Predicted 3D model of a 129-nucleotide RNA (SAM riboswitch aptamer (S box leader)) from uncultured Actinocrinis sp. NCBI's taxonomy places the organism under Bacteria, Bacillati, Actinomycetes, Catenulisporales, Actinocrinis. Its mean pLDDT, the model's own confidence on a scale to 100, is 79.

[in-house]
RNA sequence: CUCAUCCAGAGGAGCUGAGGGAACGGCCCUGUGACGCUCCGGCAACCGCCCUGGCGGCUUCGCGCAGCGAGGCCCCGCCGGGGAGCUGGUGCCAAGUCCGUCCUGCCGAAAGCCGGCGGGGAAGAUGAG
Numbered sequence: 001c002u003c004a005u006c007c008a009g010a011g012g013a014g015c016u017g018a019g020g021g022a023a024c025g026g027c028c029c030u031g032u033g034a035c036g037c038u039c040c041g042g043c044a045a046c047c048g049c050c051c052u053g054g055c056g057g058c059u060u061c062g063c064g065c066a067g068c069g070a071g072g073c074c075c076c077g078c079c080g081g082g083g084a085g086c087u088g089g090u091g092c093c094a095a096g097u098c099c100g101u102c103c104u105g106c107c108g109a110a111a112g113c114c115g116g117c118g119g120g121g122a123a124g125a126u127g128a129g
């Protein structure tokens, strides 16, 4: 930088000792011990793994050989379906990514300002490349 996902799910102990939830605003969590580290446990299924479909690719054989048909393979590419699960690689285990932030639709008296319900962005997180 590109792509995919982000309303589901899953916590105990030990050490430490004051902050933490990315920024800002809000609202929360927190000496009934936050954040962090370690151990153990768990969740999930992105990649990997197993099975499988389509297209492509490679390959063998046959034929009436610009091609057609049948078979094989998974070293390679793309798109799907299903499965197992920790002794493969990550990730995650308060709150929807906690909510909002920029643009926008509908509703409410409410033509920028308030509230409710949506859509799209931005930013962030995680994975794969």
Base pairs, nucleotide, nucleotide: 001129002128003127004126005125006124011040012039013038014037015036019029020028021027023101024100025099026098041093042092043091046089047088049083050082051081052080053079054078055077056076057073058072059071060070061069062068063067097123102120103119104118105117106116107115108114